[in-house]
RNA sequence: GAAUGUCUUCAGGGCGGGGUGAAAUUCCUCACUGGCGGUAUAGUCCGCGACCGAACGCCAUGCGUUCGCUGAUUCGGUGCAACUCCGAAACCAACGGUAUAGUCCGGAUGGAAGAAGAUGUGU
Numbered sequence: 001g002a003a004u005g006u007c008u009u010c011a012g013g014g015c016g017g018g019g020u021g022a023a024a025u026u027c028c029u030c031a032c033u034g035g036c037g038g039u040a041u042a043g044u045c046c047g048c049g050a051c052c053g054a055a056c057g058c059c060a061u062g063c064g065u066u067c068g069c070u071g072a073u074u075c076g077g078u079g080c081a082a083c084u085c086c087g088a089a090a091c092c093a094a095c096g097g098u099a100u101a102g103u104c105c106g107g108a109u110g111g112a113a114g115a116a117g118a119u120g121u122g123u
Base pairs, nucleotide, nucleotide: 001123003121004120005119006118007117008116009115010114016030017029018028019027031103032102033093034092035048036047037046038045043091044090052068053067054066055065056064057063058062073089074088075087076086077085095106096105097104
């Protein structure tokens, strides 16, 4: 140093102004936000997680495994190389609640991709 076991910690941001209305942080308008790994630096590429659904199992208000579902970008410039940078203009954002919600409240003091660390095995 490759591989690998156990444990610990961490691991999602954002409604401010104006308008309509009996009522809206939900509508209209201007604004605001961007999980993880890969790759020339990415919300929109590729892959993953979360949410949701199904089947099966179990010590069953739940948990595990497998499968499914899973949003959205173009143009110009630089460059060996960029749907990632620079310039410009767009677009997207689970479920339940409530005047219709990416931003409020709730499941969630949850779970998790993964990141860091501790310690062991072993060649």
This is a predicted structure of a 123-nucleotide RNA (FMN riboswitch aptamer (RFN element)). Its Rfam family is "FMN riboswitch aptamer (RFN element)". From the family's description: The RFN element is a highly conserved domain that is found frequently in the 5'-untranslated regions of prokaryotic mRNAs that encode for flavin mononucleotide (FMN) biosynthesis and transport proteins.